RNA sequence: CAGGCUGGCUGAGUGGUCGCGGCUCUGCACGCCAGAGUCGAGGAAAGUCCGCACUCCAUAGAGCGAUGUGCCGGGUAACACCCGGGGCGGGGCAACCUGCCGGAUCGGGCCACAGAGACAUACCGCCGAUGGAUCGCUGGUCUCCAGAGGUCCAGGUAAGGGUGAAAAGGUGGUGUAAGAGACCACCGGCGUCCUCAGCAAUGAGGGCGGCCAGGCAACCCCCAUACGGAGCAAGGCCAAGCAGGGAUGAAGCUCGUUUCGGCGGGUGGGAGGUGGCUCGCCUCCUUGCUUCUACUUGAAGCUGGAAUCCCGGGUAGGCUGCUGGAGCGUCACGGAGACGUGCCGCCUAGAGAGAUGACCACACAAGCGGUGGAGGACCGCCGGACAGAAUGCGGCUUACAGGCUGGCCUGUGGA
RNA sequence: GGGCGCGUAGCUCAGCUGGUUAGAGCGCACGGUUCACAUCCGUGAGGUCGAGGGUUCGAGUCCCCCCGCGCCCACCA
Repeated sequence: CAGGCUGGCUGAGUGGUCGCGGCUCUGCACGCCAGAGUCGAGGAAAGUCCGCACUCCAUAGAGCGAUGUGCCGGGUAACACCCGGGGCGGGGCAACCUGCCGGAUCGGGCCACAGAGACAUACCGCCGAUGGAUCGCUGGUCUCCAGAGGUCCAGGUAAGGGUGAAAAGGUGGUGUAAGAGACCACCGGCGUCCUCAGCAAUGAGGGCGGCCAGGCAACCCCCAUACGGAGCAAGGCCAAGCAGGGAUGAAGCUCGUUUCGGCGGGUGGGAGGUGGCUCGCCUCCUUGCUUCUACUUGAAGCUGGAAUCCCGGGUAGGCUGCUGGAGCGUCACGGAGACGUGCCGCCUAGAGAGAUGACCACACAAGCGGUGGAGGACCGCCGGACAGAAUGCGGCUUACAGGCUGGCCUGUGGA
Repeated sequence: GGGCGCGUAGCUCAGCUGGUUAGAGCGCACGGUUCACAUCCGUGAGGUCGAGGGUUCGAGUCCCCCCGCGCCCACCA
């Protein structure tokens, strides 16, 4: 110098004019007034995918279910996030990027088509030792026996072919009728035991066992672990205004007291709080009437509190929650890092269907054109992304024109 | 703001526990029937299953992430 990899920061400056929202102060002609001062979007404010704070429902409880997470260690308020490390792959010459990660011997399920066979088989092939049938040949003591051979069957085999995403570890040998971890050597894997290193995942080494029958858990499941639900339209206070109706629904026993009307407690029952169920906890209710049967029981009906739900009605008002916080920044220390601790400094939107904008001038990076032999310089034009708070944080994911900067790799040239 | 649900042919919907080439009705095109039209009969076309990535041998279906559309909510008695 060229090409590339990666981390961090930033992402419309200055001035003027007009305009918008909050707060404070001042003024009076007290008004949805005027003036002044001050503050006024983001790295993602977004998607709402995770985790929290906060609020209400038990001080948030137990079990089952459901759901999430899933190599190891650490960080954190917490996480599915971050940091560091490990194993198995893929890409790149490299810097580096990227995918996966508990268990497949608890058990169940699935593996389409093709293929003989998908977890067990035998289509082609090889063999046909053993047993049987048969054919001819040779020999003999010739209705029979023996021998070697051919064909077929029973049978053996799982090397090879073929199918498929996937087919019983590989190479060589021994062995055999043909073969095969059947056996042997080496290599690979698995299981188990031991030693060393490491907090651990794991790594290195050694012994033993022929154990070598697969994949899928982003299918159920098992193991470990986490987890109550709802959400600021949560919730609290006040004001204004209206009209209620229906459904669900227990109705027993017993104790104490009594002024004999009742009152209180226990137990049982019912409804609800609680958005899967059960228990538990808490709140409320458990009061009466009629008829029939019957003679102190039983049945039916009516009524029926609280609460929930449904239909209907009313208000579309104010205050609060609300922004000072797991806050931001400099420095120091600890740590490999994420991060933590300490000192000092700073205050930075908080509103209502919701303000933060427009124009002009000058700068700024990049681009285009011109002047110019070229560099530089000058002039003109064009032009700056994605997007926008709504209780607040920490993350992830997605969108994004550019600019600044640290480190590293490869190639070439020079000193 | 917060919480849910749904995207399959032009329209309305199926698609079970992943399986070969995704179906049905209406509509559309062509042919037949009729003097003609409708009805009816027959044949056919038409789908990147909203988009992308992943798991798997294989994805409409399972997982993740975007896009689009729809629904619900306040307070008082």